[in-house]
RNA sequence: CCCGAUAAAGCCAAACCCUUUGCGAGAAGGGGACGGAAAGCGGCGGGUCUGAGAAAAGACGGCCGAGCUGUCGAAG
Repeated sequence: CCCGAUAAAGCCAAACCCUUUGCGAGAAGGGGACGGAAAGCGGCGGGUCUGAGAAAAGACGGCCGAGCUGUCGAAG
């Protein structure tokens, strides 16, 4: 470095409910845990979604790549 234990210490928090907010996709806070080794960060590429049908413009980093950063440590 790859890798990722029926290991240990911590970390995050889906659905759903409440409040606020946005035309909307959604977002923020509280409760709550399905999960997660990047479920940390940023919309760079793709994808999905909103947007009057489209466009302009947006949303999603817990959809997939790539980038930057990062906890722990057995076997191999």